[in-house]
RNA sequence: GAUUUAUGAAGAAGUGCGGAGAGAAUAGGCUCGCAGAAGCACUGGCAACCUACCAGGAGUCCCGGCAAGGUGCCAAAUCCUACCUAGAUUUUUAGUGAAUCUAGGAAAUAUAAAUU
Numbered sequence: 001g002a003u004u005u006a007u008g009a010a011g012a013a014g015u016g017c018g019g020a021g022a023g024a025a026u027a028g029g030c031u032c033g034c035a036g037a038a039g040c041a042c043u044g045g046c047a048a049c050c051u052a053c054c055a056g057g058a059g060u061c062c063c064g065g066c067a068a069g070g071u072g073c074c075a076a077a078u079c080c081u082a083c084c085u086a087g088a089u090u091u092u093u094a095g096u097g098a099a100u101c102u103a104g105g106a107a108a109u110a111u112a113a114a115u116u
Stems, first nucleotide, its partner, number of pairs: 001116008013043005021032003026082004044074003049070003053065002056062002078108001083105009
């Protein structure tokens, strides 16, 4: 790098360096940022994917606890929308169409674990 599976509306801060941007990609929005962005470092924290330990149930999996280790994360729902399906409301109409909202699914992406 690739593939597979699971999860993604919860949660979590300060300091130093730095000096103009950032929020994955494309587009449209919107928000954060010189009262200091990105990035790097230290400390602190959140969480519970994996390992370890504990404790049940079952047959190799499931529920729970703990938080030592391995990651991860600490603005805003993955910040919102875009593709598909269904429904509702409004408007227009012969038909068609348009706008808004709701629910579900897909795609993409992030993280973990396994395989390669």
Background: The prediction has a mean pLDDT of 85. Predicted 3D model of a 116-nucleotide RNA (SAM riboswitch aptamer (S box leader)) from a Microscillaceae bacterium.